[in-house]
RNA sequence: AGCCGAUAAUAGCAAACUCAUCGUAAGGUGAGGACGCAAAGCCACCGGCCCUACUGGGGCAGCGGGGACGCCGAA
Numbered sequence: 001a002g003c004c005g006a007u008a009a010u011a012g013c014a015a016a017c018u019c020a021u022c023g024u025a026a027g028g029u030g031a032g033g034a035c036g037c038a039a040a041g042c043c044a045c046c047g048g049c050c051c052u053a054c055u056g057g058g059g060c061a062g063c064g065g066g067g068a069c070g071c072c073g074a075a
Base pairs, nucleotide, nucleotide: 004073005072012037013036017032018031019030020029021028022027035062042067043066045065046064047063048060049059050058051057052056
C1' cells in the first nucleotide's frame, strides 16, 4: 500500500410505522422511531424495479454492477 472485515474501539446512518410538508404519482424533505447497515456516505454510467400529465418526463444509491472518495485495524 492492496485485499479483507472482528461478539475490538471511536464516530455515523436509519427500514417498517406515525405526524407535518412538497409532488398527479413513484417518491422527496423535516420530526419521532430502530429493522438493519463497514461505505445503508456521494454519483442514475450499465442492468433491474417503480411512477406518470406517457412520441415525453420522473423516482429508487437500503436491488446488483461500476466510478471517485472516506474512518478504524484483530485474524